[in-house]
RNA sequence: GGGCGAUUAGCUCAGUUGGUUAGAGCGCUACACUCACAUUGUAGAGGUCAUAGGUUCAAGUCCUAUAUCGCCCA
Numbered sequence: 001g002g003g004c005g006a007u008u009a010g011c012u013c014a015g016u017u018g019g020u021u022a023g024a025g026c027g028c029u030a031c032a033c034u035c036a037c038a039u040u041g042u043a044g045a046g047g048u049c050a051u052a053g054g055u056u057c058a059a060g061u062c063c064u065a066u067a068u069c070g071c072c073c074a
Stems, first nucleotide, its partner, number of pairs: 001073007010026004019057001028044005050066005
């Protein structure tokens, strides 16, 4: 230098060829339970879907550029 892939909650990830409210597990907070802790149960908080632009009535999803990380080729 060229090619490919990834980026969604604090962490690990899903999101079914664009459609009505963005989710799961773990973690966190409160309550119940316990002498207490753990476990378990219930409820809750937490997201500018990497950044910017474009297409569309509608974008996490499609297109372009950029950034970071990983792999391959030279």
Annotation:
Transfer RNA from a Candidatus Omnitrophota bacterium, 74 nucleotides, folded computationally. NCBI's taxonomy places the organism under Bacteria, Pseudomonadati, Candidatus Omnitrophota. Its Rfam family is "tRNA". Gene Ontology term of the family: triplet codon-amino acid adaptor activity. Its mean pLDDT, the model's own confidence on a scale to 100, is 81.